[in-house]
Context: one part of a larger RNA
RNA sequence: UGACGGGGGCCCGCACAAGCGGUGGAGCAUGUGGUUUAAUUCGACGCAACGCGAAGAACCUUACCUGGGUUUGACAUCCUGGAACCGACUAAGAAAUUAGUAAUUGCCCUUCGGGGAGUCCAGAGACAGGUGCUGCAUGGCUGUCGUCAGCUCGUGUCGUGAGAUGUUGGGUUAAGUCCCGCAACGAGCGCAACCCCUAUCUUUAGUUACCAUCAUUCAGUUGGGGACUCUAGAGAUACUGCCCCGGUUAACGGGGAGGAAGGUGGGGAUGACGUCAAGUCCUCAUGGCCCUUAUAUCCAGGGCUACACACGUGCUACAAUGGUAUGUACAGAGGGUCGCAACCCCGCGAGGGUUAGCUAGUCCCUUAAAGCAUAUCUCAGUUAGGAUAGGAGUCUGAAACUCGUCUCCUUGAAGUUGGCAUCGCUAGUAAUCACAGAUCAGCAUGCUUCGGUGAAUACGUUCCCGGGCCUUGUACA
Repeated sequence: UGACGGGGGCCCGCACAAGCGGUGGAGCAUGUGGUUUAAUUCGACGCAACGCGAAGAACCUUACCUGGGUUUGACAUCCUGGAACCGACUAAGAAAUUAGUAAUUGCCCUUCGGGGAGUCCAGAGACAGGUGCUGCAUGGCUGUCGUCAGCUCGUGUCGUGAGAUGUUGGGUUAAGUCCCGCAACGAGCGCAACCCCUAUCUUUAGUUACCAUCAUUCAGUUGGGGACUCUAGAGAUACUGCCCCGGUUAACGGGGAGGAAGGUGGGGAUGACGUCAAGUCCUCAUGGCCCUUAUAUCCAGGGCUACACACGUGCUACAAUGGUAUGUACAGAGGGUCGCAACCCCGCGAGGGUUAGCUAGUCCCUUAAAGCAUAUCUCAGUUAGGAUAGGAGUCUGAAACUCGUCUCCUUGAAGUUGGCAUCGCUAGUAAUCACAGAUCAGCAUGCUUCGGUGAAUACGUUCCCGGGCCUUGUACA
């Protein structure tokens, strides 16, 4: 000087407390461990692994296993010789591939000898190839402490020196934020601001959007309008600016006015010096080592989906603030031409048939659901709950047996609110309700958005956890 302390002081955070809803019990989904297996490919392991890499394993993917093949190779460059190539058909085979048949004789230049570009076949070796090992050899990227308020430097001064000072002290702040003081004076990386979205207004522009006034219609449908909504360009607005009180005449704090908004308005992006030899050699790049008729590569089938069990994360429930039936209302944000598909017809339904429109403010996905109204059920393992199982189908796709989604009929399990323990959340939040998107042929209870309805509580900082500053002790570095 740090680090540590079941030392002290001050301060903060959904850290506790005050509340609301969960997990832990049940069934299922999904990931992991374990076990099993020919293989169940690999990585990730306290917080910071476990709905994680994987924004989607039937084949492919795929790295694993079994079997069948190839060896200058599936892929790149170079050399030699030959031929245009692709494509079609037949036979063998699970295919990869092998054997054959018929057909074809290309493009550019040309001095007609040939040359060039590209493709294929054969051959020789230089080499290719490796999701093989090492993340403790590395780059890059990422997580974490933590969006915590810290981390440093120059000159000066002090100290023999390691170092100190500045950065400590008194206030204050979300903040090393600012003010005052001070052997310090300045500066840098962080904080804040600058960026994006959102909340209000003005203005410009009105089509595919809008409709107040005037006509018109089943319908903003049509004439018309440029007000309103909305869209997207340009601007304005918030700064403790104004008033009162407190405070050291300060920084700032409390209250008020005006205002759409008030003291960082709300949300996002943004992550200092460093820590964990944290994670990743299986994104990519890369040193070294290893394999080279195999640890490379092609193909078929299987596996990654197994199942006495254990754990994590979720979904659905256990019901009446509910279930069922009928009627009825209101979003936002997205996506669409190898696509989204209306209307109509068929089917109980998943869906099928046919086919307008739309490269989209025009058409379509698209009926939002919870809600509201009426009726019914009447506390039961039930008209709650839907697992499991039988049968019949649908869609995608060469192909749903291992191993997909969805529909219909039947079946109708556990579970009656969950022990110890433990998690999230402070406002348009929690809770609850549905929509959309990426991946994607098909496959979502996951992920990422989006809107609808919409609470309770916070006395406070004694305690638990984590963190910041000062100080103290130390046999630690």
This is a predicted structure of a 477-nucleotide part of an RNA (small-subunit ribosomal RNA, 3' major domain) from an uncultured prokaryote. The RNAcentral record of the full RNA draws on ENA. Its mean pLDDT, the model's own confidence on a scale to 100, is 85.